[in-house]
RNA sequence: CAAGCAGGCCGGGCGGUCGCGCCCUGAGCAUCCUCAGGGUGAGGAAAGUCCGGACUCCGCAGAGCACGGUGCUGGCUAACGGCCAGGCGGGGCGACCCGACGGAUAGGGCCACAGAAACAUACCGCCUGAAUCAUUUCAGGUAAGGGUGAAAAGGUGGUGUAAGAGACCACCGGCGGGGCUGGUGACAGUCCCGGCCAGGCAACCCCCACCGGGAGCAAGGCCAAGCAGGAGGGAGCGCCUGCGGGCGCAGGGAGCUGCUCGUGCCCUUUGACCUCCGGGUAGGCCGCAUGAGGCGCACGGUAACGUGCGUCCCAGAUAGAUGACCGCCACCCCAUCCAGGGGGACAGAAUCCGGCUUACAGGCCUGCUUGGGUG
Numbered sequence: 001c002a003a004g005c006a007g008g009c010c011g012g013g014c015g016g017u018c019g020c021g022c023c024c025u026g027a028g029c030a031u032c033c034u035c036a037g038g039g040u041g042a043g044g045a046a047a048g049u050c051c052g053g054a055c056u057c058c059g060c061a062g063a064g065c066a067c068g069g070u071g072c073u074g075g076c077u078a079a080c081g082g083c084c085a086g087g088c089g090g091g092g093c094g095a096c097c098c099g100a101c102g103g104a105u106a107g108g109g110c111c112a113c114a115g116a117a118a119c120a121u122a123c124c125g126c127c128u129g130a131a132u133c134a135u136u137u138c139a140g141g142u143a144a145g146g147g148u149g150a151a152a153a154g155g156u157g158g159u160g161u162a163a164g165a166g167a168c169c170a171c172c173g174g175c176g177g178g179g180c181u182g183g184u185g186a187c188a189g190u191c192c193c194g195g196c197c198a199g200g201c202a203a204c205c206c207c208c209a210c211c212g213g214g215a216g217c218a219a220g221g222c223c224a225a226g227c228a229g230g231a232g233g234g235a236g237c238g239c240c241u242g243c244g245g246g247c248g249c250a251g252g253g254a255g256c257u258g259c260u261c262g263u264g265c266c267c268u269u270u271g272a273c274c275u276c277c278g279g280g281u282a283g284g285c286c287g288c289a290u291g292a293g294g295c296g297c298a299c300g301g302u303a304a305c306g307u308g309c310g311u312c313c314c315a316g317a318u319a320g321a322u323g324a325c326c327g328c329c330a331c332c333c334c335a336u337c338c339a340g341g342g343g344g345a346c347a348g349a350a351u352c353c354g355g356c357u358u359a360c361a362g363g364c365c366u367g368c369u370u371g372g373g374u375g
Stems, first nucleotide, its partner, number of pairs: 001371010012329007020041009043346001047357002050355005055216004062261004067212005072086005087101001088099004102207002107205002109201003123146002125142007154172006173197002175194008220286004229277005236249005250268004255263002293312008331343004
């Protein structure tokens, strides 16, 4: 100097004029509103609605099934499918990055085409025998060589054989079993035994382990106002009785947001509840922002993060607020003597928070890797 890897940050500033939302104070006024002053007012993703929760409600929310999710180990966290560290596997020269990370000996299913054959062989070839003038044909043996393919009976060397072949042997590789060492652990290293050597896919169904009640701020409360109800269906027996009713058993219903059981509550003709037709309301207030909160420092921890101390209050709209104009400056590009011209990304809260994913013009900082050059 160039190319990369990981992390962090900015993404306009100053002044003036006018105009907005919320909160507080004061005054007028009457509880509507106006004026004055003070404070404050969109994001790193507010986006996607993909996860996890807080909170609220479901007439006590219990059990089972169904359904869904996760899947190496150890930590962090309110929790998670997140984050940190590590193991194993893969990619990269490297800094680093990725993960489809339990089980194929419970069972089912699939591996197209090509190829002789894809849980299973013999097309070519090699060897032996027979026939044949020759060409060639038939029978038997073979899976080392060749071809096909993503994948075809593990590799090298030898013994052996008619020719071969883990058929046998040595070493290596994989698999299974065991010992020792290190580690909290996943695992790693090393040694011994066994010819076991016929695979892959579970991001196919499935098995195993663990987790999960449901719905959601249009949740859910309060106030005001207003109307109009009609028709049909509908679950019982016994005993006592002072005849009002009471008791027992059984049955029915809405709900527990898929089903079953169970269940407290309500009802059994003074009938819960269900179905159909019809009417009224859509207004106001609360929920509504003090939080698993932000920032700084110290200590602990490899880190994620935790603890302590200090400090700050930083939107709460409801057809939906933060805008418009002017001037100067900064940054980038073109041009360049000057003057000048052009440009500014992705994008707007709506209950809140922790994550993940996606989008982003331009610019800055820190550490690390590789290459070239120079000293």
The prediction has a mean pLDDT of 80. Predicted 3D model of a 375-nucleotide RNA (Bacterial RNase P class A) from an Anaerolineae bacterium. Lineage of the source: Bacteria > Bacillati > Chloroflexota > Anaerolineae. Of the family's consensus pairs, 98% are formed in the model.